This is a predicted structure of a 72-nucleotide RNA (transfer RNA) from candidate division CPR3 bacterium GWE2_35_7. Taxonomically the source falls in candidate division CPR3 (Bacteria, Bacteria candidate phyla).
């Protein structure tokens, strides 16, 4: 330099054009308990970035950024 893959809550991840972006875990408040743990109830927080297509984009297209892999 060229090619391929990936990028969503703190972490692991679902959603294959139409939901309020869903869950597990974490964190946090409460209940329970002599105190904790466990359990139960509630709260919390995410689409790498800039454009394009579309009535509508996490999803499709292009550039860029980052991570991983391959070739030279």
């Nucleotide at each position: 330099g060229c090619c391929c893959u990936u990028g969503u809550a703190g972490c692991u991840u679902a959603a294959a054009g139409g939901a309020u972006a869903g869950a597990g875990u974490g964190c946090u408040g409460g209940c329970c308990u002599c105190c904790g743990a466990a359990g139960c109830c509630g709260g919390u927080g995410a689409u790498g970035u800039g454009g394009g297509u579309u009535c509508g984009a996490u999803u499709c297209c292009c550039g860029c950024c980052a991570a991983g892999g391959g070739c030279a």
It matches the Rfam family "tRNA".